[in-house]
Predicted 3D model of a 72-nucleotide RNA (transfer RNA) from Sphingomonas rubra.
């Protein structure tokens, strides 16, 4: 220098055009003599950044950034 992949909640990930979700973690609460487990409820994300397409974009297109892999 060229090619490919990944970027979504604190963590691990899902979500292939129509109001962003799960598990774990966290907070409250029930249960217990107490803790743990378990049940219920709740908080938490301008979807890496910018532009474009579209009535509508986490999703499609382009550029950039970070990380990883391959080629030279």
């Nucleotide at each position: 220098g060229g090619g490919c992949g990944u970027a979504u909640a604190g963590c691990u990930c899902a979500g292939u055009g129509g109001u962003a979700g799960a598990g774990c973690a966290c907070u409250g609460u029930g249960u217990u003599g107490a803790c743990a487990u378990c049940g219920c409820a709740g908080g938490g994300g301008u979807c890496g950044c910018a532009a474009g397409u579209u009535c509508a974009a986490a999703c499609c297109u382009u550029g950039c950034u970070a990380c990883g892999c391959c080629c030279a």
The sequence was found in a public genome assembly. The coordinates come from a structure-prediction model, not an experiment, and the mean pLDDT is 83.